This is a predicted structure of a 1544-nucleotide RNA (small-subunit ribosomal RNA) from a Thiotrichaceae bacterium. It was read from a public genome assembly. Rfam family: Bacterial small subunit ribosomal RNA. Gene Ontology terms of the family: ribosome and structural constituent of ribosome. Its mean pLDDT, the model's own confidence on a scale to 100, is 84. The organism belongs to Thiotrichaceae, within Bacteria.
RNA sequence: AAACUGAAGAGUUUGAUCCUGGCUCAGAUUGAACGCUGGCGGCAUGCUUAACACAUGCAAGUCGAACGGAAACGAUAGGUACUUGUAUCUAGGCGUCGAGUGGCGGACGGGUGAGUAACGCGUAGGAACCUACCCAGUAGCGGGGGAUAGCCCAGAGAAAUUUGGAUUAAUACCGCAUACGCUCUACGGAGCAAAGAUGGCCUCUAUUUAUAUGCUAUCGCUAUUGGAUGGGCCUGCGUUAGAUUAGCUAGUUGGUGGGGUAAAGGCCUACCAAGGCAACGAUCUAUAGCUGGUUUGAGAGGAUGAUCAGCCACAUCGGGACUGAGACACGGCCCGGACUCCUACGGGAGGCAGCAGUGGGGAAUAUUGGACAAUGGGCGCAAGCCUGAUCCAGCAAUGCCGCGUGUGUGAAGAAGGCCUGAGGGUUGUAAAGCACUUUCAAUUGUGAAGAAAGGUUGUUAGUUAAUACCUAGCAACUGUGACGUUAACUUUAGAAGAAGCACCGGCUAACUCCGUGCCAGCAGCCGCGGUAAUACGGAGGGUGCAAGCGUUAAUCGGAAUUACUGGGCGUAAAGGGUUCGUAGGCGGUUAUCUAAGUCAGAUGUGAAAUCCCUGGGCUUAACCUAGGAAUGGCAUCUGAAACUGGAUGACUUGAGUUUAAGAGAGGAGUGUGGAAUUUCCGGUGUAGCGGUGAAAUGCAUAGAGAUCGGAAGGAACAUCAGUGGCGAAGGCGGCACUCUGGCUUAAAACUGACGCUGAGGAACGAAAGCGUGGGUAGCAAACAGGAUUAGAUACCCUGGUAGUCCACGCCCUAAACGAUGUCAACUAGCCGUUGGGUCCAUUUAAGGAUUUAGUGGUGCAGCUAACGCAUUAAGUUGACCGCCUGGGGAGUACGCGCGCAAGCGUAAAACUCAAAGGAAUUGACGGGGGCCCGCACAAGCGGUGGAGCAUGUGGUUUAAUUCGAUGCAACGCGAAGAACCUUACCAUCCCUUGACAUCCUCAGAACUUGAUAGAGAUAUCUUGGUGCCUUCGGGAACUGAGAGACAGGUGCUGCACGGCUGUCGUCAGCUCGUGUCGUGAGAUGUUGGGUUAAGUCCCGCAACGAGCGCAACCCCUAUCCUUAUUUGCCAGCACGUUAUGGUGGGAACUCUAAGGAGACUGCCGGUGAUAAACCGGAGGAAGGUGGGGACGACGUCAAGUCAUCAUGGCCCUUAUGGGAUGGGCUACACACGUGCUACAAUGGUCGGUACAGAGGGCAGCGAACUUGCGAGAGUAAGCGAAUCCCAGAAAGCCGGUCGUAGUCCGGAUUGGAGUCUGCAACUCGACUCCAUGAAGUUGGAAUCGCUAGUAAUCGUGGAUCAGAAUGCCACGGUGAAUACGUUCCCGGGCCUUGUACACACCGCCCGUCACACCAUGGGAGUGGGCUGCACCAGAAGUAGCUAGGCGAACCUUAGGGAAGCCGGUUACCACGGUGUGGUUCAUGACUGGGGUGAAGUCGUAACAAGGUAGCCGUAGGGGAACCUGCGGCUGGAUCACCUCCUUA
Repeated sequence: AAACUGAAGAGUUUGAUCCUGGCUCAGAUUGAACGCUGGCGGCAUGCUUAACACAUGCAAGUCGAACGGAAACGAUAGGUACUUGUAUCUAGGCGUCGAGUGGCGGACGGGUGAGUAACGCGUAGGAACCUACCCAGUAGCGGGGGAUAGCCCAGAGAAAUUUGGAUUAAUACCGCAUACGCUCUACGGAGCAAAGAUGGCCUCUAUUUAUAUGCUAUCGCUAUUGGAUGGGCCUGCGUUAGAUUAGCUAGUUGGUGGGGUAAAGGCCUACCAAGGCAACGAUCUAUAGCUGGUUUGAGAGGAUGAUCAGCCACAUCGGGACUGAGACACGGCCCGGACUCCUACGGGAGGCAGCAGUGGGGAAUAUUGGACAAUGGGCGCAAGCCUGAUCCAGCAAUGCCGCGUGUGUGAAGAAGGCCUGAGGGUUGUAAAGCACUUUCAAUUGUGAAGAAAGGUUGUUAGUUAAUACCUAGCAACUGUGACGUUAACUUUAGAAGAAGCACCGGCUAACUCCGUGCCAGCAGCCGCGGUAAUACGGAGGGUGCAAGCGUUAAUCGGAAUUACUGGGCGUAAAGGGUUCGUAGGCGGUUAUCUAAGUCAGAUGUGAAAUCCCUGGGCUUAACCUAGGAAUGGCAUCUGAAACUGGAUGACUUGAGUUUAAGAGAGGAGUGUGGAAUUUCCGGUGUAGCGGUGAAAUGCAUAGAGAUCGGAAGGAACAUCAGUGGCGAAGGCGGCACUCUGGCUUAAAACUGACGCUGAGGAACGAAAGCGUGGGUAGCAAACAGGAUUAGAUACCCUGGUAGUCCACGCCCUAAACGAUGUCAACUAGCCGUUGGGUCCAUUUAAGGAUUUAGUGGUGCAGCUAACGCAUUAAGUUGACCGCCUGGGGAGUACGCGCGCAAGCGUAAAACUCAAAGGAAUUGACGGGGGCCCGCACAAGCGGUGGAGCAUGUGGUUUAAUUCGAUGCAACGCGAAGAACCUUACCAUCCCUUGACAUCCUCAGAACUUGAUAGAGAUAUCUUGGUGCCUUCGGGAACUGAGAGACAGGUGCUGCACGGCUGUCGUCAGCUCGUGUCGUGAGAUGUUGGGUUAAGUCCCGCAACGAGCGCAACCCCUAUCCUUAUUUGCCAGCACGUUAUGGUGGGAACUCUAAGGAGACUGCCGGUGAUAAACCGGAGGAAGGUGGGGACGACGUCAAGUCAUCAUGGCCCUUAUGGGAUGGGCUACACACGUGCUACAAUGGUCGGUACAGAGGGCAGCGAACUUGCGAGAGUAAGCGAAUCCCAGAAAGCCGGUCGUAGUCCGGAUUGGAGUCUGCAACUCGACUCCAUGAAGUUGGAAUCGCUAGUAAUCGUGGAUCAGAAUGCCACGGUGAAUACGUUCCCGGGCCUUGUACACACCGCCCGUCACACCAUGGGAGUGGGCUGCACCAGAAGUAGCUAGGCGAACCUUAGGGAAGCCGGUUACCACGGUGUGGUUCAUGACUGGGGUGAAGUCGUAACAAGGUAGCCGUAGGGGAACCUGCGGCUGGAUCACCUCCUUA
């Protein structure tokens, strides 16, 4: 210096969040199994399944010191035969000993866990008992008898076995004697024993020297007492689940007598009584050996009961007794059943849940080993024998523990592998190499401890007559080991013989490449895989553990996920529909007593082992071992008396009673009233009424509806009326009366804890529904008709029956809700309202203050996941009850109870999923709301849709009609221009390092003329040509040939990408920092009041600021100024012309192109809040963004583009590349988009005539002139352009003509003739002329553009381009109408609301039907298991009886008797059988619903007001979701009204 050292979370529901809640993982453990792998040792462990069946061997014997004896073996002695060491014989005389009699032991040890829910086990006690061997005490062991195994003889039988006869012993058996003691007793007495053996000796006795029955020692025996040990019995407490098991019991419960047992006792029996058990769970069913312990856990608990230890039960299944101290007996007996074996068919034998072992079952569990050396047991005096108990060995990585498979050095960072950004990185000091070491294994030898005993000899003491014997001790000697080739030590050699397994997406430590392509596969959960997989398979690398590593199974933990420690129930699962009340639980103040609970101390017990602590022993550890601690408990004794309980007494505050008042739709009954609906009657009166979104069915000229009067009848009670009242809840509403319950208030008095809650139980319990009988006006399931619709079994309409109403009786459920159990106490306020009381001030009315009982609102603390609750708690506490434990299956099935039925109550499982859910957040959406904007509507103008043509698309066709674009946001789009080319397509013909790039080798200038063949590419021949630079080596460019690296691809993927673009949208939005609020996602800012085109600005505000957007800055345009002046301009001055800025000149004007000015709500008035701003005005060229353009926030659409370009990956490589010719992209029953031209008179046509802007031009624009009707041609000036040309502008204006017609409109189509471009107009160009003269007379549904220099209309130019615009882009000319306004359509913005949506409404989602699979309910039944009752039956056995038979010991009167045995019979009873029930399992044609499945079918029920609000209960109906009626709920949106609250 000890024995208490100990508590972790993560993944997964969502777009995200918090919560609830399940699922899953990380840990530890195992008698394990499986997969891969495997060096050594120590210590443990090893049929969990078939208590299934067992071959073979062994597992219980021993004692000759109990006995008669002698089968076997040996020694000795003596014979015999002889091959001198063999055979044989004799001798129980000796060592010994088979079989037998007898004793003790086979009740222990060993196995197993079937049964058992029990006094079986655990723990603590008790009284009415037994106990062989052992210990101690007391007293004895005298004297007789008759048998019987064995052996022998003779039989039966296959055998097992057995019969008869003769003979024999004992510590076998039986009398007699004796009786300290014991037992019984009527207290006199009576009854009951025993055995000898061995060693020694001869003192005594007996006989014969010697030995015994003598003596002695030891052992043994008998009786008894006590002890010890072991056992039997009884009791308290504890000991699994199910109530879908609620009643069980006849020896049952008790008593008395008797019997029985070792012993109490209904243990048994007769009689008597009628009890006993049970909601604190009897009975029944299922399951199970119990415990110390083991395992897990921080603990409390949970799970478990292998090995070791204690108890119990069992021994093939069932029953039974015998023997014995002990058994109803694992290796004993008898009987019955099943099974197996033998058999000569007549009969017999057997029991591994002992150790090994076999078969079988199974995922799975070992050797037919050695030894009694040790420990222990049985017998024996002992030696000893036996001992599958035990100790050892073998097998198995089954577990725990330990060791090893080397150590140091070693960079050229080797080779190889893998990756690579091609540099390198990594494997990796790893290897090799060098230097060492030798544990373990191998090998050589040595070699403990486990051994104590026992025996022999000697000696001491005790006993004795004794030196025997025996006992105890000492000494010496001798001597016992299965393991065992032990442990340990040592020799030798050499790194030598010794590493794997799992994992690497997150949880969870560890990453890359290749292959694969929703396949193959993985997966514990989430999930991975559809062409770039850290998730599959392989490889490299890495991580973890290691002779193991993983997987599977199982238990606990995490799981506070059954919550005692330690949870919850308003909305997540969960408060019973309500009240009364039984048992139970809990209970006010005070005094005394008690001591059950409680507390303290002591004693006993709590086995050992285990766990823990401290030591010790194996080299260490595991392991073993010593001592201690601990063992929460139970029992007993003593003490204390605060609290709880109990007893007694008192108290008044809880509760109640009495008195007097008060309010009220509280309940039941009886009566009565008016309004209204409907019907009927009558009058008036005429054509419709009614109904709807619109209609129709319906009613009505036979007189409806309307109106007036009258009558009938039923139901319900407007206004008052109110988050007002009453009631336990359901619920209750005209008025009056009768009866009646509860509540409140005031003031006193009384009782004296009488209270609270409440399992079962009882009563009440909306609506619907049921039964019987009434009633029936209105309403109205079902039903009918009419509509709507794709359909409409609905919503709407017209009718209409049950029902709704009453009486009586059932039903017993609702969103029966405050989704909030009842009672009590405490904890800030404020404001309403209902019923009372008190006070104040009052003339009434009204009012103020306060208090109490209700009922509302708001709000603090606190609570809550949040929403919210908040003295009417969901706050803080106490008492009692009910209920919950993932979603679905399912509030279902079965069973039971109730009910007339409908059904209600109670209430599972299989199977399946990884979620289901609550609250809140951000979005999106709504056939939700509010505000606002936009050519969005409206108001207008002109179109499209009809015609013809042009053009694009779809479709179709085709060899090909290349490809892309597809709602807005594809479709006169890519294409700013397909005859060839383009061209990507098709057919055919060709080329293969290639048409193009780089590199290498060789050759050659390049290039070019012509001819031939061919469709051409191309091929062959041929002509001309020898170039440039040079340091003379060569070089550059080009061409041809060759080899290979490579080229090439308009091939695929725009869902791998960059870039670019479209769109919402020029919409006003999108965000951030800090701060603040919220647990958080998030919010605030950015909302609000105004205002704006605008998140534009102002004000306010827990926000303050900032960024990207808006606006402005930029360009064009509108006015002016300055400067400049040619190719433009021309006022003034000149010249000239028919005329023209033509010329000199000019710089004023216009224009051009540079720079400036100007416009800012600046000024005035008004409105507004004094702001921002708006309205009006002035001035001004222009006024509130002057007009137009460029400019496009964060983002959305996997939007578009791999065919502009770029690019990852994949694919092709004599072709998917390249070249050529021809064709196609131009097709044509059709459909759509975009346009042009028209349909005419605001026009056509003819003639005349006027005025632009902006462009383009050298392979070009092309004047003038000539020519042609014309397109054009010819020739040709000028101009690279403010100079020349295109180039004539047109509509317009002036005049003529046409006269409403298929036309003098319109121009398609077709014929003919031409022009131009081009190598070439056939497919397939444009234009011109002549001729032809189609449709079309203003366009259905629908739909488009436009708000001013706009629409409309008119022409002009350009890009592309050889040629080819009705398209596109640009330009100017002429030049309108309308906007009341925001109800509606579309799109958008902000705020708000609902949501089951988040791939975000193109969302989500329900049910039937069809198909496949799975589990399950019903089912005529069928087949098993268990079991109740009744009955039959009755082996063996025990007990009773016994008249038949037998009958050694004892008695006898000799006849017999007694005891006993056999037999018979009765009782009990196992097996078995019959009948009838219960229960459970399996199976079953058919059938019911349920679950799960790929993109099936029908609808669209729910989520938004889900398009008829939804849901609950009930009833009816319907393919289905569902619909409808009645009552209820808000867990309904929206609008309006009412009431209340907050706001100094």